This is a predicted structure of a 90-nucleotide RNA (transfer RNA) from a Bryobacterales bacterium.
């Protein structure tokens, strides 16, 4: 350089253009259980800004941008990065 696959929460990882801010699992946290743990069970569990006395709401964010669309994690384009194969140089 060429071809292909991919980039989604702390991690793994699902995700037909339409209740998916994001399934499921793991981790962390709280609780139950226990003499105490582990295991098990239940709950909670991204961040920023913003409204509110609080409870609780609103908006935005799926590598970075742009576009298409009523609507984009999903489709298109550019760029960045990772992996696999091929090629080239040394």
């Nucleotide at each position: 350089g060429g071809a292909g696959a991919g980039g989604u929460g702390g991690c793994u990882g699902a995700g037909u253009g339409g209740u998916u801010g994001a399934a499921a699992g793991c981790a962390c946290c709280c609780g139950c259980c226990u003499c105490g743990a582990a295991a098990g069970c239940g709950g909670a569990c991204u961040u920023a800004c913003u409204c509110g006395a609080a409870a609780g709401g609103g908006u935005a964010a799926c590598g970075c941008g742009a576009g298409u669309u009523c609507g984009a994690a999903u489709c298109u384009c550019g760029c960045c990065c990772u992996c696999u194969c091929c090629g080239c140089c040394a």
The sequence was found in a public genome assembly. It matches the Rfam family "tRNA". Gene Ontology term of the family: triplet codon-amino acid adaptor activity. It is annotated as a transfer RNA.